Context: one part of a larger RNA
């Protein structure tokens, strides 16, 4: 992984509801009884229960009646009515209530044969080493002390086996083994290791203490019963086909992944009224967008010949005065700013009122849900950094529950909403060299392969347009030539002669010429520039504005036109073709729903059928209808002698599906198909 079985809204009892029957001269039995084809049932039995009158906490009152001093008034009733039993469905409550799962909690037992402590009573420790007290003997001494040598044999001594432990390390880790195997390694007369018996236990015991052990199970054992504990959690919940089709919001919740009402979805009944919607016109309140400042409150910039309080300064017995690049308020000018300013003020929206449009909804009441994690994108804000595929709120769309076509792939972007089928046309978006269905043409522009990621910044790229200045009295460039004199200006300095600094920055001769643009030297020469003439002969500079290129451009495999390739097949504009979806349209079917028109039934309401019209038929969560097949039980009916079903294999055949047929093999006694009614139920 396939195949086949088994495997999850059942079932009693009480409410509500709807379809249907039954009786309405209200229903209707219950236990019990008798009676039977005998456990199927029929007869009986009116207790009972529902209704027939409500109202009040109740006593009581009653079409009213409670409140209350009331005859006010307001409440709940009447007036304006069916009820009830039975049975099917849906839907609630009680029970385990769709299935399967907890960790736990309480009760009563079982466990110390493993393990932890204890107790009683046995068992074991090769072998070697040290050599402690005492003692003897000698030496010493007044005696001791104290020494030297044997003797002796102490020790949680030493070395090391068995025993025991388990510190390192390889293996091994679906092991040989639910803890072991190998090589070391620690204690080994002791707090020692061991047999046997024996004590205490589950909120208990036992602990040289690790939350350790307590029968491979311990932050509370193991059984067995409370038991189907409980699970607002997860996971699962079994055939098809039609019709509609949502929600992730609002309030409250010991509430946030949960409920409850509501909103929004479906079936059913009611009500047709200019009630809901749309559109134009009319009338209406707003104080947002904007916008505004002697129209208010506030924030802020600068400037003033002002004016005033302070604060420093001079001056000064005191007064007073003078002066301020200080600080603050006033007044005046210019500019300027607000979500919690507003002298003003929109478009939209919302409310009324009137006409037209739509024949759809809206609206009441009834069964029955689901939904309370939303999501991206446009807009208009809070929040944050005017970050986020961020968060929150409001309008509106998509997806969520939406296929198709485009965006190279791509829920949320564009276009466009899949009843079926067709090898017919016609469009949207988007596209039209080749991959790939279809294109060619005018008229600029681009040269970077820009097209085909992105700024700030930068640039004699080029396109178009506007503008100032020069310019045949010769302009810009370029080349020839001057580019001087007082003087090496004055200070400075070690020097400063145009050029290290500082200060002035004049005069002269000129076609021109700086008390000097820049290199340069220690200073000085040197080069050069501005500024002059000459040559040469037509355009020269310079600003702003536009179109399109350029650089800026840097990341971890090679990756930024989807590829090839393009110079136009690239950018702008301009017409005119065509391509292109499951959109629209031909054809032809199927199927709702509303109308019509025959037919046949009828309880006269209507219902089936045919064939026409108009409009529809995506679809999760969910409502609502109408089939399909197993298995069993009853009852009726059928094949069946070449017996027959079933069950298996094979097939090209019929339904819109669940699914049926029919042939053909194979199957050796089992039953079997069809029709109804019930009960089960489809992995």
């Nucleotide at each position: 992984u396939c195949c086949g079985g088994c495997g999850a809204g059942u079932u009693a009892c009480c409410g509500u509801u709807u379809g249907c029957g039954g009786c309405u001269u209200g229903g209707u039995u219950a236990a019990g009884g008798c009676c039977u084809u005998a456990c199927g049932g029929g007869c009986u039995g009116g207790a009972g229960c529902c209704a027939u009158a409500g109202g009040g906490a109740a006593a009581c009152c009653g079409a009213g009646u409670c409140u209350g001093a009331a005859u006010a008034g307001g409440g709940c009733g009447a007036a304006a009515u069916u009820g009830u039993c039975g049975u099917a469905g849906g839907u609630g409550g009680u029970a385990g209530a769709c299935g399967c799962g907890a960790a736990a909690c309480u009760g009563c037992g079982u466990g110390a044969u493993c393990u932890a402590u204890c107790c009683a009573u046995g068992g074991g420790c090769a072998g070697g080493u040290u050599g402690a007290a005492g003692c003897g003997c000698g030496g010493g001494u007044u005696a001791u002390a104290c020494u030297g040598c044997g003797u002796g044999g102490a020790g949680g001594a030493c070395c090391g086996a068995a025993c025991u432990c388990a510190c390192u390390u390889g293996g091994g880790u679906u092991g040989a083994a639910a803890a072991c195997c190998g090589a070391g390694g620690g204690g080994a007369u002791g707090a020692c290791c061991u047999g046997u018996g024996g004590a205490g236990a589950g909120g208990a015991g036992u602990g040289a203490a690790a939350g350790u052990c307590u029968a491979a199970u311990c932050a509370a054992a193991c059984g067995c019963a409370g038991a189907g504990a409980u699970a607002g959690c997860u996971c699962g919940u079994u055939c098809u086909c039609u019709c509609c089709g949502a929600a992730a919001u609002a309030u409250c919740u010991u509430u946030a992944g949960g409920g409850a009402u509501a909103g929004c979805c479906u079936c059913g009944a009611g009500c047709c009224a200019c009630u809901a919607c749309g559109u134009a016109c009319c009338g209406g309140g707003g104080g947002u967008a904007g916008a505004g400042a002697u129209a208010c409150u506030g924030a802020a910039u600068u400037g003033g010949a002002u004016g005033g309080g302070g604060g420093g300064g001079c001056c000064u017995c005191c007064a007073a005065g003078c002066c301020u690049a200080c600080c603050c308020c006033a007044c005046c000018g210019a500019a300027c700013c607000a979500a919690a300013c507003u002298c003003c003020g929109a478009a939209u929206a919302c409310c009324g009122g009137u006409g037209c449009g739509a024949u759809u909804a809206u609206c009441u009441c009834g069964g029955g849900a689901g939904u309370c994690a939303g999501u991206c994108c446009g807009c208009g804000g809070g929040g944050g950094a005017u970050a986020a595929g961020c968060u929150u709120c409001g309008c509106g769309g998509u997806c969520g529950a939406g296929a198709g076509g485009g965006a190279a792939a791509c829920a949320a972007c564009c276009c466009a909403g899949a009843c079926c089928a067709u090898c017919u046309g016609c469009u949207a978006a988007g596209g039209u060299c080749c991959c790939g269905a279809a294109g060619g043409a005018a008229u600029a522009c681009u040269u970077a392969g820009u097209c085909a990621c992105u700024a700030a910044g930068g640039a004699a790229g080029u396109u178009g347009a506007a503008u100032u200045g020069c310019u045949a009295a010769g302009a810009c460039a370029g080349c020839c030539a001057g580019g001087a004199u007082g003087u090496u200006g004055g200070c400075u300095u070690a020097g400063a002669a145009g050029c290290a600094g500082c200060c002035a920055c004049c005069a002269u001769u000129u076609a021109a010429a700086a008390a000097g643009u820049g290199c340069g030297u220690a200073a000085c020469a040197g080069c050069u520039u501005a500024c002059u003439g000459g040559u040469c002969g037509a355009g020269c500079a310079g600003u702003u504005c536009u179109g399109c290129g350029c650089c800026a451009a840097u990341a971890a495999u090679g990756a930024a036109c989807g590829g090839g390739a393009g110079u136009a097949a690239g950018u702008a504009u301009u017409a005119c073709a065509c391509c292109g979806a499951a959109g629209c349209a031909g054809u032809g079917g199927a199927u709702u729903g509303c109308g019509g028109u025959a037919a046949u039934c009828u309880u006269a309401g209507g219902a089936u059928u045919a064939c026409u019209g108009c409009a529809g038929u995506g679809g999760u969560a969910g409502g609502a209808g109408a089939g399909c097949g197993c298995u069993g039980u009853a009852c009726g009916u059928c094949a069946g002698a070449u017996a027959c079903a079933a069950g298996c294999c094979g097939u090209a055949c019929c339904g819109a599906a669940a699914g049926g047929a029919g042939c053909g093999g194979u199957g050796u006694c089992g039953g079997g198909g069809c029709g109804u009614a019930c009960a089960c139920g489809g992995a």